RNA sequence: AGAGUUUGAUCCUGGCUCAGGACGAACGCUGGCGGCGUGCUUAACACAUGCAAGUCUACUUGAAUGCCCUGCUUGCAGGGAACUAUGGUGGCGAACGGGUGAGUAACGCGUAGACAAUCUGCCCUUUAACCCGGGAUAAUUUCGGGAAACUGAAACUAAUACCGGAUAAUAUCAUUAGAUCGCAUGGUCUUGAUGAUUAAAGUUCUUGAAACGAUAAAGGAUGAGUCUGCGUACUAUUAGCUAGUUGGUGAGGUAACGGCUUACCAAGGCGACGAUAGUUAGCUGGUCUGAGAGGAUGAUCAGCCACACUGGGACUGAGAUACGGCCCAGACUCCUACGGGAGGCAGCAGUGAGGAAUAUUGCGCAAUGGGGGUAACCCUGACGCAGCAACGCCGCGUGAGUGAAGACGCAGUUUAUCUGUGUAAAGCUCUGUUAAUCGGGACGAACGGGAUGGAUAGCCUCCAUCUCUGACGGUACCGGUCGAGGAAGCUCCGGCUAACUCCGUGCCAGCAGCCGCGGUAAUACGGGGGGGGCGAGCGUUGUCCGGAAUCAUUGGGCGUAAAGGGCAUGUAGGUGGGUCUUUAAGUCAGUUGUUAAAUAUUACGGCUUAACCGUAUUAUGCAAUUGAUACUGGAGAUCUUGAGUGCGAGAGGGGAUGGUAGAAUGUCUGGUGUAGCGGUGGAAUGCGUAGAUAUCAGAUAGAAUACCCGAGGUGAAGACGACUGUCUGGCUCGCAACUGACACUGAAAUGCGAAAGCAUGGGUAGCGAACAGGAUUAGAUACCCUGGUAGUCCAUGCCGUAAACGAUGGGUACUAGGUGUCCGGGGACUAUCCCCCUGGGUGCCGCAGCUAACGCAUUAAGUACCCCGCCUGGGGAGUACGAUCGCAAGGUUGAAACUCAAAGGAAUUGACGGGGGCCCGCACAAGCGGUGGAGCAUGUGGUUUAAUUCGAUGCAACGCGAAGAACCUUACCUGGGCUUGAACUGUAGAGGACCGAUUCAGAGAUGAAUUUUUCCGGGCAACCGGACUUCUAUAGAGGUGCUGCAUGGCUGUCGUCAGCUCGUGUCGUGAGAUGUUGGGUUAAGUCCCGCAACGAGCGCAACCCUUAUCAUUAGUUGCCAGCGCGUCAUGGCGGGGACUCUAAUGAGACUGCCCGGGUUAACCGGGAGGAAGGUGGGGAUGACGUCAAGUCCUCAUGGCCCUUAUGUCCAGGGCUACACACGUGCUACAAUGGGCGGUACAGAGCGUAGCUACCUCGCGAGGGGAUGCCAAUCGCAAAAACCGUUCUCAGUUCGGAUCGCAGUCUGCAACUCGACUGCGUGAAGUCGGAAUCGCUAGUAAUCGCGGAUCAGCAUGCCGCGGUGAAUACGUUCCCGGGCCUUGUACACACCGCCCGUCACACCAUGGAAGUUGAUAGUGCCCAAUGCAGCUGGUCUAACCCGCAAGGGAGGAAGGCUGUUAAGGCAAGAUUGAUGACUGGGGUGAAGUCGUAACAAGGUA
Repeated sequence: AGAGUUUGAUCCUGGCUCAGGACGAACGCUGGCGGCGUGCUUAACACAUGCAAGUCUACUUGAAUGCCCUGCUUGCAGGGAACUAUGGUGGCGAACGGGUGAGUAACGCGUAGACAAUCUGCCCUUUAACCCGGGAUAAUUUCGGGAAACUGAAACUAAUACCGGAUAAUAUCAUUAGAUCGCAUGGUCUUGAUGAUUAAAGUUCUUGAAACGAUAAAGGAUGAGUCUGCGUACUAUUAGCUAGUUGGUGAGGUAACGGCUUACCAAGGCGACGAUAGUUAGCUGGUCUGAGAGGAUGAUCAGCCACACUGGGACUGAGAUACGGCCCAGACUCCUACGGGAGGCAGCAGUGAGGAAUAUUGCGCAAUGGGGGUAACCCUGACGCAGCAACGCCGCGUGAGUGAAGACGCAGUUUAUCUGUGUAAAGCUCUGUUAAUCGGGACGAACGGGAUGGAUAGCCUCCAUCUCUGACGGUACCGGUCGAGGAAGCUCCGGCUAACUCCGUGCCAGCAGCCGCGGUAAUACGGGGGGGGCGAGCGUUGUCCGGAAUCAUUGGGCGUAAAGGGCAUGUAGGUGGGUCUUUAAGUCAGUUGUUAAAUAUUACGGCUUAACCGUAUUAUGCAAUUGAUACUGGAGAUCUUGAGUGCGAGAGGGGAUGGUAGAAUGUCUGGUGUAGCGGUGGAAUGCGUAGAUAUCAGAUAGAAUACCCGAGGUGAAGACGACUGUCUGGCUCGCAACUGACACUGAAAUGCGAAAGCAUGGGUAGCGAACAGGAUUAGAUACCCUGGUAGUCCAUGCCGUAAACGAUGGGUACUAGGUGUCCGGGGACUAUCCCCCUGGGUGCCGCAGCUAACGCAUUAAGUACCCCGCCUGGGGAGUACGAUCGCAAGGUUGAAACUCAAAGGAAUUGACGGGGGCCCGCACAAGCGGUGGAGCAUGUGGUUUAAUUCGAUGCAACGCGAAGAACCUUACCUGGGCUUGAACUGUAGAGGACCGAUUCAGAGAUGAAUUUUUCCGGGCAACCGGACUUCUAUAGAGGUGCUGCAUGGCUGUCGUCAGCUCGUGUCGUGAGAUGUUGGGUUAAGUCCCGCAACGAGCGCAACCCUUAUCAUUAGUUGCCAGCGCGUCAUGGCGGGGACUCUAAUGAGACUGCCCGGGUUAACCGGGAGGAAGGUGGGGAUGACGUCAAGUCCUCAUGGCCCUUAUGUCCAGGGCUACACACGUGCUACAAUGGGCGGUACAGAGCGUAGCUACCUCGCGAGGGGAUGCCAAUCGCAAAAACCGUUCUCAGUUCGGAUCGCAGUCUGCAACUCGACUGCGUGAAGUCGGAAUCGCUAGUAAUCGCGGAUCAGCAUGCCGCGGUGAAUACGUUCCCGGGCCUUGUACACACCGCCCGUCACACCAUGGAAGUUGAUAGUGCCCAAUGCAGCUGGUCUAACCCGCAAGGGAGGAAGGCUGUUAAGGCAAGAUUGAUGACUGGGGUGAAGUCGUAACAAGGUA
């Protein structure tokens, strides 16, 4: 610091997702040790049990079955220790410490201040003073009540308990004099003056100037209270709230100010700078994250607040409205003798419940701290420690070195002396952390107590020595022993993101954070091997920040991506021209205070290190104070340029309201006139013989104003168009007289605001929703046609929205130009014009700049400032609910659940278009002949079958693979056999020559038997070596089995179409473009010209073959003109090369020449010459690529499958089936013909397992003889055409299917299943519906001939020649293609994309008769307890009077009034849950109906 994801690719916008860090976490797998931390986030839910606050020489009581002593009756009595224990009165504490976060949006908290408006126990300092009295009471004892809790009465007693008196001031109060200061009220001083009021308690001993207490006053310290400025969540779908409310006066109350309370008076107070209401929430230091600004958070630690079962209340006290106090009410739990009582873990442990989830009913007061005490000491679940938990952070270990036979195993594999795991293991040599065990063994301990001694005049006290005090803990730490021994997992490996292979699976099982994997070769699923990462942990889930500049202060935007309000006027607010003076609020600088501690930063230090801990340091805020005065602000003065006024001119469809006009249309009247009119793509409905349409004349009605009219004018926008009267708004120019910043913008508010619509009343010619009819159509609730009502028009009133658009808010200033146009002014000029300058509007082009690009560009989308409005992924949705406006329709405001990973903008390349332009092709047209109908042949589909083997399926499968299925072929079926095999290679072993021949069984394969021969080289031989062959065993063979969607090769097709690309350069952010486009031209990206391109490659063309002409050379088997010979006749012979021909080499044609056109070009038209003329004809030749096109059955080949069978051999059958459908052909339907007869001329081929002359036999297919030829020599071989004659329009002398009989040939064999011949038979068919095919010249058509395959079999295929046409105006249309351009929502690319209803399933949500909760408030009723006031006839120790009785003062119970919690009643409000039914919405591989949108999307 970024990355993935929208696209075929690109740039942008924009969301989603990831990598990082963190956590009081949880879950899964795993788990050795230690240190330091942390541990109910949920039910402020309920709690069993134990503990968490006591203590004290003030006072009082005063123990024993314990201890000591005495007496004795030997287990009893008495006494003491002992001012003990215990209990009580009293004092202090219990308001601290500890817990929790429910409530609280608040002076609660934070920060900075104030108290001249306050209190403060214990503590410290100072001063004064501590005198004399009194009456009770608890404990205790006795008697009662009660189950208990508890309680009543009587009697006794003390105090530092209570009370009275004295004394007393710098206290308090009253009166009064002066000074001084401040901050408004006021404060302070002069210990001013006078008067009044107010206090106490003792205890102990070492008997003292003692210690601890008590009292008054002043001061301090600490703590508390109150007030104030500023800051402190969300919602406006909460806009008005408030009667003690705001203020005043009097009174009361408080420690203290104050409506804090009360009476009276006034009517205020708060609020858009967000009151009130609702929802949520303890606040902070800090914590997490971040570069920071910020954002999130508020566990542990620390500060403040609030609370203590829920609600209310006071008492005591220095302090509470009191967690472990009290009273009342309520809920709940427990006890009960039913009468009544008790309780409050949000203290520490612990239990239940809830929950994904959070620990021990531990030890100790040794330390730190707290309470009490003179102290010892006691108490302390605060605290210190331990236990549990990988919950977090930090540290350590699980060994180190060496070690190649690169071991075994496993995995892979190219199969080999292979590779990986891998120095890894084993082995050898070491070490000893940790764990285990044995031994030693702390710091934390200091105070303080006790003892002794010393110092000091003495006291307080100080010093020295000894001794006592540790929960943790026999722990940390140290040493010994042992021994590599006890100690590694988790996750990931498609990209992001480091890390790859095998097997299994086969859109299944599954994975997934996003994109996405999985449909038989998955680096993405599961397992193995290997690898990467982290490591006592690793991963997942959740949450927060970051990345996210994705709410943008730093730091975003609004023409088209989301986003400018429809337009204006204008309030608040924000912002604001020049100069001078002043002020010092903002601003800037210095100083001071504060910013608690902890945390954080930096440095140093302590635990072996680190985490952790300690010491020092830094720290942006706020306040105070002293200065500065440039800028902003405040105050004052002044100026004219912003703004406005005045005067003089000007243009205009600006607005309102009257009047007038002509054209057109409709209607009516009359005339003329006759059969149609009208309408459409074509029709029909409609109108018309009752006279239409048309035409002429007249009348009438309403609406709109042709031409002028313009990229022109006006207006704020909507909008405004005949002429004219009246009224009226704004604007521009000129002058520079006046005012003197009066300005800009503008929430709220107000006004205007197209069309449609609504209301009332008019009006209605034309047009025309709805509606009706006619068409179209599969349908047609549409497009088209004929009608036609609202409406459109007027008046008045509503509505308030539009793609209200320049999709561009307003204002000001600045920043190159050019050229139009509208309205003004000036200069020059005699002057219209022309020219120059200038102000205001409105267009086009264009630089810089900006922009994602398109584009904008002085009329900015540039550069800046000011103000307003608006946006934050798509859908849901401008919907729901609420509010508000409206008569309604509806408008304004405006969500959420849920769902997707995109939605979108601009531009690019393609493809496509029922878009455009140009061009080509037997593409159409013009012609000729066919197919489709018949019969047959052949192929295919289908069906059938044991099998009918397999493949090919639009063009581009279907007389295709197959250039030839009777057996074979053959792959299929049935049956019979074989299993290292029919064919191949090797190894090992055994045997032998092999081959051949015969017989038998069998359908054959095969089996059995017999027989023959006895290989080659070396060596005398034994034997050795080799070849061949049989058998056995083993490696392995074999497969026309699957996958052409794993492949190679080959092929088809677009298409012989003219295209397809590259290098360098240039342009563009980029995809890409340019070149290759443009103007011409061509068959052609062929060539020329131009051009930011210049060149090049693959294609085109040419080079190649053939054909057309000629020449040269060569003449055998070919040829024969001339010369000869011979024959009935024939190049038959001698000869010849002239000719034809053969086959080799050349020539020739190149727009070369001429004329014209064209740009002086390319090229085109015509012409000459020429055998041939504009690539002469034909062929071969097929660019980049497309179709996952075809072929695993030609061949090759990966993977999978079979291995006594899916291999192989054999016999027979099948591939030849047959209701039917299609393709391709043949033969026909006849006279351009059939039959018969006669007769001429080819080319190209083939031939020894062959072609066969000739003769002969047969009607014939053919048979029998026989000859030539390995071929320019011999043969096939005869051409068909053509001529003559006959038939005479018929199902025929056409046509030949089918069937019968008889034959021939091939072959081992023609039954299934061959071809041919003869005789007989003689079907359909009379030129073929819709539709469709081929062909542009030696072509179509027609005629025959040959060849491959082949034993035989050709209507097919491949070739050959003979005869030999017609037509092409032309490119509108159909099909296909090329180039340019345009639109696009397509890119699997139109066989594309895509919309809505309906049907089904699921999900969330709105409405709803209602039902049921919660909350807050209002009104009324009732009113516990407490407090305040009044009363108090009853009761009453202290004081007073009194001898006493009694009385008084004071107090209390009780009563009354006020107030008050809870409760009850009532009507409403807000909000939640639920609800038959209902509304739309969303989602869901293959449902239905249509085809609305995207191309002119077929009606833009």